[in-house]
RNA sequence: AGAGUUUGAUCCUGGCUCAGGAUGAACGCUGGCGGCGUGCCUAACACAUGCAAGUCGAACGGAGUGUUGAGAGCUUGCUUUUAACACUUAGUGGCGGACGGGUGAGUAAUGUAUGAGCAACCUGCCUUUCAGAGGGGGACAACAGUUGGAAACGACUGCUAAUACCGCAUAAAGUAUUUAGGAGGCAUCUCUUGAAUACCAAAGGAGCAAUCCGCUGAAAGAUGGGCUCAUAUCUGAUUAGCUAGUUGGUGAGGUAACGGCUCACCAAGGCUGCGAUCAGUAGCCGGACUGAGAGGUUGAACGGCCACAUUGGGACUGAGAUACGGCCCAGACUCCUACGGGAGGCAGCAGUGGGGAAUAUUGGGCAAUGGGCGAAAGCCUGACCCAGCAACGCCGCGUGAAGGAAGAAGGUCUUCGGAUUGUAAGCCUCUGUCCUAUGUGACGAAGGAAGUGACGGUAGCAUAGGAGGAAGCCCCGGCUAACUACGUGCCAGCAGCCGCGGUAAUACGUAGGUGGCAAGCGUUAUCCGGAUUUACUGGGCGUAAAGGGAGCGUAGGCGGAUAUUUAAGUGGGAUGUGAAAUACCCGAGCUUAACUUGGGAGCUGCAUUCCAAACUGGAUAUCUAGAGUGCAGGAGAGGAGAAUGGAAUUCCUAGUGUAGCGGUGAAAUGCGUAGAGAUUAGGAAGAACACCAGUGGCGAAGGCGAUUCUCUGGACUGUAACUGACGCUGAGGCUCGAAAGCGUGGGGAGCAAACAGGAUUAGAUACCCUGGUAGUCCACACUGUAAACGAUGAAUACUAGGUGUGCGGGGACUGACCCCCUGCGUGCCGCAGUAAACACAAUAAGUAUUCCACCUGGGGAGUACGAUCGCAAGGUUGAAACUCAAAGGAAUUGACGGGGACCCGCACAAGCAGCGGAGCAUGUGGUUUAAUUCGAAGCAACGCGAAGAACCUUACCUAGACUUGACAUGUCCUGAAUUACCAGUAAUGUGGGAAGUUCCUUCGGGAACAGGAACACAGGUGGUGCAUGGUUGUCGUCAGCUCGUGUCGUGAGAUGUUGGGUUAAGUCCCGCAACGAGCGCAACCCUUAUUGUUAGUUGGUACCAUUAAGUUGACCACUCUAGCGAGACUGCCCGGGUUAACCGGGAGGAAGGUGGGGAUGACGUCAAAUCAUCAUGCCCCUUAUGUCUAGGGCUACACACGUGCUACAAUGGCAAGUACAAAGAGAAGCAAUACUGUGAAGUGGAGCAAAACUCAAAAACUUGUCUCAGUUCGGAUUGUAGGCUGAAACUCGCCUACAUGAAGCUGGAGUUGCUAGUAAUCGCGAAUCAGAAUGUCGCGGUGAAUACGUUCCCGGGUCUUGUACACACCGCCCGUCA
Repeated sequence: AGAGUUUGAUCCUGGCUCAGGAUGAACGCUGGCGGCGUGCCUAACACAUGCAAGUCGAACGGAGUGUUGAGAGCUUGCUUUUAACACUUAGUGGCGGACGGGUGAGUAAUGUAUGAGCAACCUGCCUUUCAGAGGGGGACAACAGUUGGAAACGACUGCUAAUACCGCAUAAAGUAUUUAGGAGGCAUCUCUUGAAUACCAAAGGAGCAAUCCGCUGAAAGAUGGGCUCAUAUCUGAUUAGCUAGUUGGUGAGGUAACGGCUCACCAAGGCUGCGAUCAGUAGCCGGACUGAGAGGUUGAACGGCCACAUUGGGACUGAGAUACGGCCCAGACUCCUACGGGAGGCAGCAGUGGGGAAUAUUGGGCAAUGGGCGAAAGCCUGACCCAGCAACGCCGCGUGAAGGAAGAAGGUCUUCGGAUUGUAAGCCUCUGUCCUAUGUGACGAAGGAAGUGACGGUAGCAUAGGAGGAAGCCCCGGCUAACUACGUGCCAGCAGCCGCGGUAAUACGUAGGUGGCAAGCGUUAUCCGGAUUUACUGGGCGUAAAGGGAGCGUAGGCGGAUAUUUAAGUGGGAUGUGAAAUACCCGAGCUUAACUUGGGAGCUGCAUUCCAAACUGGAUAUCUAGAGUGCAGGAGAGGAGAAUGGAAUUCCUAGUGUAGCGGUGAAAUGCGUAGAGAUUAGGAAGAACACCAGUGGCGAAGGCGAUUCUCUGGACUGUAACUGACGCUGAGGCUCGAAAGCGUGGGGAGCAAACAGGAUUAGAUACCCUGGUAGUCCACACUGUAAACGAUGAAUACUAGGUGUGCGGGGACUGACCCCCUGCGUGCCGCAGUAAACACAAUAAGUAUUCCACCUGGGGAGUACGAUCGCAAGGUUGAAACUCAAAGGAAUUGACGGGGACCCGCACAAGCAGCGGAGCAUGUGGUUUAAUUCGAAGCAACGCGAAGAACCUUACCUAGACUUGACAUGUCCUGAAUUACCAGUAAUGUGGGAAGUUCCUUCGGGAACAGGAACACAGGUGGUGCAUGGUUGUCGUCAGCUCGUGUCGUGAGAUGUUGGGUUAAGUCCCGCAACGAGCGCAACCCUUAUUGUUAGUUGGUACCAUUAAGUUGACCACUCUAGCGAGACUGCCCGGGUUAACCGGGAGGAAGGUGGGGAUGACGUCAAAUCAUCAUGCCCCUUAUGUCUAGGGCUACACACGUGCUACAAUGGCAAGUACAAAGAGAAGCAAUACUGUGAAGUGGAGCAAAACUCAAAAACUUGUCUCAGUUCGGAUUGUAGGCUGAAACUCGCCUACAUGAAGCUGGAGUUGCUAGUAAUCGCGAAUCAGAAUGUCGCGGUGAAUACGUUCCCGGGUCUUGUACACACCGCCCGUCA
């Protein structure tokens, strides 16, 4: 000294929480010793028992006991008498029980603290001084007797002493009164010197004595008290008025003393916003804790004061009490009782019950210190000194020290190598603090000597013994030092805040390890701190909480210039006080420390006094700059009243006139043939004042708008005649105060809450429409609130400019404007400065000063209660419980918007062909099933994984088998291996039986293979794609995504990448606080379109020859093939454009503006898909979730959806004839010619590992027929008979022939693809494959239509704007119900 927590991130505001210290503490776990302290905070609850205040015989009279002496009786050691002495003491008397000890109930001032005062007082014992003590008297206890009562306690009679009590005498320096002087003060007065009169004292005791102790009066001191004053002393205004002895006076009484302290009379005062009164809470202080301090909290222990003693009241005695262990009365409670009556008071020390989270022994001693009494010895002392209990606190010590690596064992983790526990242990060498035993043994004890110790045989010292008897608690996600494993699986639990836990938890529990503190450690509670989060030091108020709606003005606060004075504030010096203890500094004593103690400084305060006079205040005088007045002007929707005006609207009357009007997005309600609307004329009524009109004017604000008149307020300018600080602000108070609302009475055209109807809608108590009442208007009265806003209180001064505008004044030219200067308003831009930023910026949110109002986390709530105002509605004032960890401001980046601008895309539009309807094929859902294996799910799952399920595949089901295993590696043993064949099984098994003896060799053996044995292990299409790698989809082939340096910003971030153009493109150009760069775009690659050249077989054929035929010879010109090249670059021209990029047109060219197509997919998004391609962490199974076999299933079928095929026909079907491709494939293959079959196909096999042979074309074209029909369309379905593949076509293949001949006549809402060799249409091929395409991937043939355009739908990009969203609009969030 800070930290965590609001956000995707940032800055700020702001609360919550933590780290520190402390405690009279308590609880949990643990616990070796000593020293010093501390210990009922709760029930001021009730108390058994014991003790806590007595003492004096030297005040007094008795009584008792003992000793001695003397006597008597005699029982010779007993009784009794007397004297002396000693001791004890109930009573009288004296002193003390007013101290000491306890507690904090009450008390907000009869209290406390500090400082004064008493000229208004008292003071026993003590000290000093002066004076005195003469002489008498009468009683009462005790005691004796009688007597009452249960007791406590009395009553009567009688005797008696005193330092007990009472007269008398003596009497001043006392008191009182009167009086004569002097001095002083503070108002009453005080002091002093005299005089006179009156009044008031006494006690003795001890001693041989000296003498000592007492007594009385007076004065003084000391000590202790009493009273008074000032200042300070908690909270509440949701307590604003209180007070009759109340305030004062006169007189009297009373007191130690002043005083309404009490009383009589008189007066009507006294206190209060500087908080009276009332209510709540509380003993106050020195101090203690905390804090840098200022402060805040607290008042245990120690010390001072106060109050109280079961509750309330009262007095007595006394120097002192209104008395804790005294008295009286009353109440409650407890106890005794003979029921008549009595006794008691632990908030003294112990102790008990109770209460409570919680607080000790019914201990020892008067040895010390102190107190009471006493002449003293001494007695008493639960004050005190000690001991006991308690880790309750502080302090100190110990639980060993040094060496010791095989880095032991064990534990834990592990990547299996090791790491860690850890020099830790063992082991070795030592030590003896504490401990145990024994011995010795204090100080505290003072005074002339002696004696006297509870603590205590304690502390200390010495000797001996042996590492022996002595470590725990909390934490380990961040804050906050310290990490791993296992278990658990939003469960159990943790948590101070943020937050952890839903199968890989460093946050739960356990273990190992680490960290921290340590005889303690954590938790809980409370206080201060951090918190500048109540801000005096030291905060704020435009938007975060916070400026009163506005003005006038009271108290209060603050206040211009000059001079003199004063000294209240202020500054300085001195004096007194500020108790001690505590705290601080320097020392000292206990071995050290805690603790104790000496000295010092300090105690920031209060009071007195002296000095100063700058500033503030007071007084006095003067001034004019503030303020005000006068005079002269002009401006204005400033206010009040009255009068007048025109336009419009509605209504009424009349005329003309006919079918609609009105209203809306579209309608309807409504009005109208009884004549509306329209139009013309006349009339009535109320309200508002177009244009002018302007971020123009006026006003304190609210607010003010036709014109004229009357009355009236304010501001401004000029002038400088007058006053002379008269000023500013303003708690309370008073006044004004939009709209709505309320009362009374008017008025009522239009508009219009409520209400009615019509629409809209899922509903529509709304928005829209048709009507319509309060109200709106006027007068009077009330209400008193608004986003009453500039969300910005008022006043004064100062601090760059620029540019408008309203109303004045001046200067210059003067002819007017223009121009310059200036005052007051009202706007914009902008510097410094300020600010969290936005922004404000002479009209401040700047720099200063003064005064007022207000704020202190969000919600609850401007609510409740109370008070007050109001006719009411309601206003003003204004909480708490409870609850959350945020709520909030400004700005940033995204995302989003049924916001804006620009742009693109078969996105729409323009077209063509479809899908959606039918039948079938195929996939999916659902259902079914023993199983219908699994995955994929909007686009981006659904002819998808699957480029092909009869068995296999296969993962599913049923049944049957195997268990080191179907597969891999390692160890050991045996054996060549391997098996034809037969029987048998569904299969592996099994039975029979025969054949057979591998390879290499250094001859030791080795390798492969098969069988057997035991274990490590294998195996898993089991789970988790939300633990992962890899791969893929999608936005999207969209044009974007970023970085370095620089600059700007407190920062997140911005700039660059925005802007003006342009492009398919962040493509390029220009500009620019940016300059560059990277990944993307483009290009480079493949293919296609043209051509040159090279090459000329298997390809080609113009020429020569030849054939049925490029068939063959020949040739390589051409076609073609495939290598290498060329070609296209806005290169050229014209125009536009910023002399640019680029665009439009043109030429040339096979091709023209990225020529067509493909491959190529930035940063990222979707916890997107895949653990079943593969790989892989963790979890799970291990005679099974592994492996093998057969059969079945994946092909089910009421239904729903997706994708396709075939059609519905004449641009067609059928029949016949006839022509033209490309790209591919082929040896367990493609298969020609030929023959057989109606056909699928079969027989047979030429040729071809391919520019050679084969598979091998259709639509088109030509001719004929059909003639609009469920057909000569369509072909589903079914029957029969066949073909092919294959161990095997039943479940469940394909094809053929004959027969059968279903739905379907162009398809609702809706929806898909396509911009040119494209759509559409026609066939061909390939992969997979034994067989099995309408699918997929390719190939060529024929070959269109349309695009005005970007308003709209969808998707995307850029800029901008709003946002309370950031899981980002599938967001957030409000209400009701559960």
This is a predicted structure of a 1378-nucleotide RNA (small-subunit ribosomal RNA) from an uncultured bacterium. The coordinates come from a structure-prediction model, not an experiment, and the mean pLDDT is 84.